Transfer RNA from a Nitrososphaerota archaeon, 74 nucleotides, folded computationally.
Rfam family: tRNA. It is annotated as a transfer RNA.
The same sequence occurs in records of 3 taxa.
The sequence is in RNAcentral, with records from ENA.
NCBI's taxonomy places the organism under Archaea, Thermoproteati, Nitrososphaerota.
[in-house]
Formats: sequence, structure tokens, C1' cells
RNA sequence: GGGCCGGUCGUCUAGCCUGGUAGGAUAUCGCAUUGGCAUUGCGAAGGUCGAGGGUUCGAAUCCCUCCCGGUCCA
Repeated sequence: GGGCCGGUCGUCUAGCCUGGUAGGAUAUCGCAUUGGCAUUGCGAAGGUCGAGGGUUCGAAUCCCUCCCGGUCCA
């Protein structure tokens, strides 16, 4: 230098192909349960979807450029 894969709540991840309310687990907080704790149940908060631009009524999703990580080739 070139090819491919990945970047999404604190953490791990689904969703992208086929555009239309961003979901789950875990952690945190609250309530219930207990003599108390743990466990369990219910609930809440937590995301400018790596950055910028374009297309579109509408973009995490499609297109372009760039950044970061991994891997292969040279």
C1' cells in the first nucleotide's frame, strides 16, 4: 500500500441483507420478600448507533470520505 471483518446504554451483544417506536443480558438505583443478608420477583434510569457528508418524507440500516481495532496478502 491492497482485500476482508468489526465499532450500538458502564460492560457484553441483537438489529443492518429487506430504511419506518433502538431490544436483550449483566451491572447500578428503587420497591416487595427476610429478624438481617443473599437469592428471587417487579419497576426505573442509562444510547447524539466511531466521525463528517450525501440520498430519502424518513438512515444504526443505503452511498461517499475519514478515524480506530482485528486479520490476510504484498